[in-house]
RNA sequence: UGAAGAUGUUGCCAAACCCGCCGCGAGGCGGGGACGGAAAGCUGCGGGUCUCUUAUCAAGUAUCAAGAGAUAGCCGGGCCGCGACC
Numbered sequence: 001u002g003a004a005g006a007u008g009u010u011g012c013c014a015a016a017c018c019c020g021c022c023g024c025g026a027g028g029c030g031g032g033g034a035c036g037g038a039a040a041g042c043u044g045c046g047g048g049u050c051u052c053u054u055a056u057c058a059a060g061u062a063u064c065a066a067g068a069g070a071u072a073g074c075c076g077g078g079c080c081g082c083g084a085c086c
Stems, first nucleotide, its partner, number of pairs: 002086001005082001012037002017032006035073001041079003045076003048071007055063002057060001
């Protein structure tokens, strides 16, 4: 440098749940905690899901609509990386 991506040495991240704080909410941050992860690193670009507001009327936890958000541990794309073997 290339190929490949499982069996991860030293190590890394951390679901649910609990506590504190923030947010109308989806959810976020910190501490504890490990279900898992080989990009569970970064990025809302496409799709999905979820929340709030508006709109609509058949008044429903509704959607044929608009806006603002959340999710990168839902799937894809983009960017940057990775122990061992070959």
This is a predicted structure of an 86-nucleotide RNA (c-di-GMP-I riboswitch aptamer) from Methylomicrobium sp. wino1. The sequence was found by an Rfam model in a public genome assembly. NCBI's taxonomy places the organism under Bacteria, Pseudomonadati, Gammaproteobacteria, Methylococcaceae, Methylomicrobium. Of the family's consensus pairs, 100% are formed in the model. The coordinates come from a structure-prediction model, not an experiment, and the mean pLDDT is 76. It matches the Rfam family "c-di-GMP-I riboswitch aptamer". Rfam's curators write: GEMM was predicted in a large-scale screen for bacterial structured RNA regulatory elements. Gene Ontology term of the family: cyclic-di-GMP binding.